[in-house]
RNA sequence: GCAUGUGUAGUUCAUCGGUAGAACGCCAGCUUCCCAAGCUGGAGAGGCGGGUUCGAUUCCCGUCACGUGCU
Numbered sequence: 001g002c003a004u005g006u007g008u009a010g011u012u013c014a015u016c017g018g019u020a021g022a023a024c025g026c027c028a029g030c031u032u033c034c035c036a037a038g039c040u041g042g043a044g045a046g047g048c049g050g051g052u053u054c055g056a057u058u059c060c061c062g063u064c065a066c067g068u069g070c071u
Base pairs, nucleotide, nucleotide: 001070002069003068004067005066006065007064010024011023012022013021018054026042027041028040029039030038047063048062049061050060051059
């Protein structure tokens, strides 16, 4: 340099264009003499910029970061 893949919550992962979910973690409450465990509830996320569409995490283009292959 060329090709290709990945990018979603603090972490690890889901999500065939129609309200973005889960687990662990975090916060609050309940329980307990205290802690842990357990139970209930809660907050928090689409790498960035454009395009298509009534509607985009999803499709397209560019860009950035990381990985792989080729040269």
A computed fold for a 71-nucleotide RNA from an uncultured Lachnospiraceae bacterium, annotated as transfer RNA. It matches the Rfam family "tRNA". Rfam classes the family as a transfer RNA. The coordinates come from a structure-prediction model, not an experiment, and the mean pLDDT is 82.